[in-house]
Context: one part of a larger RNA
Molecule: small-subunit ribosomal RNA, 5' domain
Organism: Candidatus Kuenenia stuttgartensis
């Protein structure tokens, strides 16, 4: 020179896009961040009609709770550990996949519980017992059984559920089996930081067989047999570190780096465990154990912000306890729709980038005031005043395209063997947190300029104080009485909503 997730000092109009806890992965109050289907099931409270004087009964109505599905493994956060069980990069398979597409074939009888609930209980409290007595898409059990699994090839074995609806072979769901997509898991070759002031490492260790075990191959376990494997091309050990696409810098090789975004790996208080599940050894599940906080009737509970805000702490140092589900995207629903701190938007900070403004003409041989002076006059300086314009930014207002087409609803046609459904058209209705281009009107220069430097490198110099003191400094190196180098002040110089230090990296 460039760059930076920068801080720091001065100063600070406005607008866009972008960024913002690098340190203590340290500790959290308090609110939210995962839920949904009554079109899987039973029960049902307020209310509200009818009838009754009441009590009731009967009908609609559906909160809150539970059985049951799916989701809760995604999608958010951080980078602590990891030098190889990681990445990156070419490959291979001995393997799995919920939901989604495409074919094939099936959906039959029947049983027993159990929680909601009722009724008596224990506990401060967190939760919990006994007993009755219920349903289902929960659950079990016969049939059926191949194009599936096991096979000794003889054969044996293995499923299911409805629901909506006046109406179901046709909608939406269940079973089975093959194929696809898309995700994954294992496995191998290459590459991936310092360090020899670390030279030997290793007994499940290195191979074999038998057996388990897994979705799968494998010493992945185990019991036996063998003595082997690994290093100077660095093994072991120690140290540092997530990796990679980038990213800064450079003519390039390089070199430094890994914030934002994007793949991947990995972790969720600390360590260990499995459980359920297609999927986890599972950030807002379970369970055990330390730490640590908190209730507390002293018996005993409960929690886990490395999730969006916010708090404290340490710290040069890094934001609101906001708005919206309208978009786009997830989940659940047939659908309406609910949920959603992802995500959109807004707020703060000159952090960074990039646009704009802060006036424009005119105007004296030249006001005043500083500065300087040889005292003549220079100079700041066309600068201002003062005459003219003009209205960009921002002030107030007024109008206004865009981000919104979908879906959904109600009707018309028209094709799909079908009044429940698919697909094509086409009219109405209906959805905007928030932001706003963009046009206009009002008014008046009005509301917008600092900051480093001026000895030489390096663009800009005079006067005054001070007097090897105060003090500057990047390097050289000024300052001891005329300092262009300290301090002030007048002028100059760069750059400008920035300018400068400081730290860092080429």
């Nucleotide at each position: 020179g460039a760059g930076u997730g920068a801080a720091c000092g001065u100063u600070g109009g406005c607008g866009g896009c972008g960024u913002g806890g690098a340190u203590u992965a340290g500790g959290c109050a308090u609110g939210c961040a995962a839920g949904u289907c009554g079109a899987g099931c039973g029960a049902g409270a307020a209310c509200c009609g009818u009838a009754g004087c009441a009590a009731u009964a009967c009908g609609g109505g559906g909160a809150c709770a539970g059985c049951g599905g799916c989701g809760a493994a995604a999608g958010g956060g951080a980078c602590a550990g990891u030098a190889a069980u990681g990445u990156g990069u070419a490959g291979g398979u001995a393997c799995c996949u919920a939901c989604c597409c495409c074919c094939g074939g099936g959906u039959u009888c029947g049983g027993g519980a159990u929680a909601g609930c009722u009724g008596c209980g224990g506990g401060a409290a967190a939760c919990u017992g006994c007993a009755g007595g219920u349903a289902a898409u929960a659950c079990c059990g016969a049939a059926u059984a191949a194009u599936g699994u096991c096979u000794c090839c003889g054969g044996a074995c293995c499923a299911a559920a409805g629901g909506u609806g006046u109406g179901a072979u046709u909608c939406c769901a269940c079973c089975u089996g093959g194929g696809g997509a898309g995700g994954g898991g294992c496995c191998u070759g290459c590459a991936u930081c310092c360090u020899a002031u670390u030279a030997g490492c290793u007994u499940g260790u290195u191979g074999g067989u038998g057996g388990g075990g897994u979705a799968a191959c494998g010493g992945c376990c185990u019991a036996c047999c063998a003595a082997g494997g690994c290093a100077a091309c660095g093994a072991u050990g120690g140290g540092u570190a997530g990796c990679g696409g980038g990213u800064g810098u450079g003519a390039g090789a390089g070199c430094a780096u890994g914030a934002c975004c994007c793949g991947c790996g990995u972790c969720a208080u600390u360590g260990g465990g499995a459980c359920u599940g297609a999927g986890a050894c599972a950030c807002u599940g379970c369970c055990c154990a330390g730490a640590c906080a908190c209730c507390u009737a002293c018996g005993g509970g409960u929690g886990g912000c490395u999730g969006c805000a916010g708090u404290c702490g340490a710290g040069a140092a890094u934001c609101u306890u906001c708005g919206g589900c309208a978009a786009u995207g997830g989940g659940c629903g047939a659908a309406a729709g609910c949920c959603u701190g992802a995500c959109c938007g807004a707020g703060c900070g000159a952090c960074g980038c990039c646009g704009c403004g802060u006036g424009c003409g005119g105007g004296a041989u030249g006001a005043a005031g500083g500065c300087c002076c040889u005292c003549g006059g220079g100079u700041u300086g066309u600068a201002a005043a003062c005459c003219g314009c003009u209205g960009u930014c921002g002030u107030a207002g007024a109008g206004g395209a865009g981000g919104a087409a979908a879906u959904g609803c109600a009707g018309g046609g028209g094709g799909g063997u079908u009044c429940u459904c698919c697909c094509c058209u086409u009219u109405g209705c209906u959805u905007g947190a928030c932001c706003u281009a963009u046009u206009u009107u009002a008014g008046g220069a009005g509301g917008a300029a600092g900051u480093a430097c001026g000895g030489g490198c390096u663009a800009a110099g005079u006067u005054c104080g001070u007097g090897c003191c105060a003090g500057c400094a990047g390097c050289c190196g000024c300052g001891g009485u005329a300092a262009g180098a300290c301090g002030a002040a007048c002028c100059g110089u760069a750059c400008a909503a920035a300018c400068g230090u400081u730290a860092c990296u080429c």